[in-house]
Context: one part of a larger RNA
RNA sequence: GACGAACGCUGGCGGCGUGGAUUAGGCAUGCAAGUCGCACGAGAAACAUCUCUUCGGAGAUGCGGACAGUGGCGAACUGGUGAGUAACACGUGAACAACCUGCCCUUACAUUCCGGAUAGCCGGUCGAAAGGCCGGAUAAUACGGGGGAGGAUCACUUUAAGGCAUCUUAAGGUGAAGGAAGGCGCAAGCCGUGCAAGGAGGGGUUCGCGGACUAUCAGGUAGUUGGUGAGGUAACGGCUCACCAAGCCGACGACGGAUAGCUGGUCUGAGAGGAUGGUCAGCCACACUGGGACUGAGACACUGCCCAGACUCCUACGGGAGGCUGCAGUCGAGAAUCUUGGACAAUGUACGAAAGUAUGAUCCAGCGACGCCGCGUGGAGGAUGAAGAAGUUAUGCUUUGUAAACUCCUUUUAUGAGGGAAGAAGAUCUGACGGUACCUCAUGAAUAAGCCACGGCUAACUACGUGCCAGCAGCCGCGGUAAUACGUAGGUGGCAAGCGUUGUCC
Numbered sequence: 001g002a003c004g005a006a007c008g009c010u011g012g013c014g015g016c017g018u019g020g021a022u023u024a025g026g027c028a029u030g031c032a033a034g035u036c037g038c039a040c041g042a043g044a045a046a047c048a049u050c051u052c053u054u055c056g057g058a059g060a061u062g063c064g065g066a067c068a069g070u071g072g073c074g075a076a077c078u079g080g081u082g083a084g085u086a087a088c089a090c091g092u093g094a095a096c097a098a099c100c101u102g103c104c105c106u107u108a109c110a111u112u113c114c115g116g117a118u119a120g121c122c123g124g125u126c127g128a129a130a131g132g133c134c135g136g137a138u139a140a141u142a143c144g145g146g147g148g149a150g151g152a153u154c155a156c157u158u159u160a161a162g163g164c165a166u167c168u169u170a171a172g173g174u175g176a177a178g179g180a181a182g183g184c185g186c187a188a189g190c191c192g193u194g195c196a197a198g199g200a201g202g203g204g205u206u207c208g209c210g211g212a213c214u215a216u217c218a219g220g221u222a223g224u225u226g227g228u229g230a231g232g233u234a235a236c237g238g239c240u241c242a243c244c245a246a247g248c249c250g251a252c253g254a255c256g257g258a259u260a261g262c263u264g265g266u267c268u269g270a271g272a273g274g275a276u277g278g279u280c281a282g283c284c285a286c287a288c289u290g291g292g293a294c295u296g297a298g299a300c301a302c303u304g305c306c307c308a309g310a311c312u313c314c315u316a317c318g319g320g321a322g323g324c325u326g327c328a329g330u331c332g333a334g335a336a337u338c339u340u341g342g343a344c345a346a347u348g349u350a351c352g353a354a355a356g357u358a359u360g361a362u363c364c365a366g367c368g369a370c371g372c373c374g375c376g377u378g379g380a381g382g383a384u385g386a387a388g389a390a391g392u393u394a395u396g397c398u399u400u401g402u403a404a405a406c407u408c409c410u411u412u413u414a415u416g417a418g419g420g421a422a423g424a425a426g427a428u429c430u431g432a433c434g435g436u437a438c439c440u441c442a443u444g445a446a447u448a449a450g451c452c453a454c455g456g457c458u459a460a461c462u463a464c465g466u467g468c469c470a471g472c473a474g475c476c477g478c479g480g481u482a483a484u485a486c487g488u489a490g491g492u493g494g495c496a497a498g499c500g501u502u503g504u505c506c
Base pairs, nucleotide, nucleotide: 001505002504003503005502006501007500008499009498012375013374014373015372016371017370018368019367025331026330027329029328030327031326034073035072036071039070040069047062048061049060050059051058052057080286081285082284090210091209092208093207094206095205096204099203100202101201104199105198106197107196109194110193111192112146113145114144115143121136122135123134124133125132126131153176154175155174156173157172158171159170160169161168162167182191183190184189213257214256219249220248221247224246225245226244227243228242229241230240231239261283262282263281264280265276266275267274268273288309289308290307291306292305311322312321313320314319339365341364342363343362347361348359349358350357351356378409379408380407381406388400389399390398391397392396414443415442416441417440418439419438423433450495451494452493453492454491455476456475457474461490462489463488464487465486471478472477
């Protein structure tokens, strides 16, 4: 000098930041991912009209569109944490002639003819529940089949050009397999769907180099190292398998152990360096513990599925349910870390043609002097140098001290009253924050100072008490009867809404 700090004493205000560092311990409750009726069938309540009525109501039509269901997209983003990881995890620079890519953009061509189901629903039935089972009817941009094929793919083949070994590109020939879905609109058209080529952005893989400790860890390794063939993958590859060979790594530190998320940065320092990685940003990893795949453009998936385990809860004992390292909140452990708040107004995201809906992302507010910055606690005059207190050489004098009183001002701040935003995206409407910021007026010095030190280092001294006691102390050291070093008082010095102490780093 610095801090995500804590503790003691004290505490007026504002702005901007910041706040579970320990038990990746356990969690009550609420919320945190939905949306689309312009994909689809069905359609409750309410309302209107009409009919009947035992005056309770019932039925029909229209309007209406709820709770669900099929289907699509999203749910792989956002948000959290740092347990694991010494690794191509990260940083940086390259490579992919070894790759993938939903939504978006560009180019071009298509979008034909049919079919069978199934949920919701209705009926029945099992179960305490969670949840099923059977039968019947039905729709689609759900599912299946036929036709057709420009291009692309694959096999064989011709020619040309190029490169970096495998090869790549261009122009041809023959053959094989392989596509689609409609919706809205009076219409124009708009939105979709299929094949293909390209782009953008994103991802996957490989490599060079770089950044920790330990030799009281010296040898390690059998899918191990390489080859051939096959399988698998979007893709290369012992990634996996069969066979063959016996290799491969290592004092330039293999293997083992212990520690650790990495970086931009941050702190310190003149720099070199040292330490560190909280908030913010990028990447990685994880989601009760361990394992696994499914769906999908994308996951081996935080609030999806299956299995095993520990724990908690419900149970009719047969069986079920759960996962806050999301936002709040709770218990525990701890020196220690906040509200079970408001709003989608803005920014962004998902869905939708749109209106819009959702969003604990986000924007705001609350709490904490936790930090930084700013402001205030008044200004000018004022000597009887008041009173009090302390000291003293004591009829007195000195200090506190222009300090107070008193006089004249001011009103930042405070309180009250009045007005009152920008942030809204160029017509109108739409503001959580917020009647906030800000402006004006009124009242009245009014509402606002402490903490530490005073032997030297180190700015600042006297008195009393105590008497190697009680105590102080960062180091040197003070205290045993005149203590500027202990305790108190007065005075003084320093900093100031803080001041000191402790811890850690330079």
The part of an RNA shown here (small-subunit ribosomal RNA, 5' domain) has 506 nucleotides and comes from an uncultured bacterium. Model confidence (mean pLDDT): 85 of 100.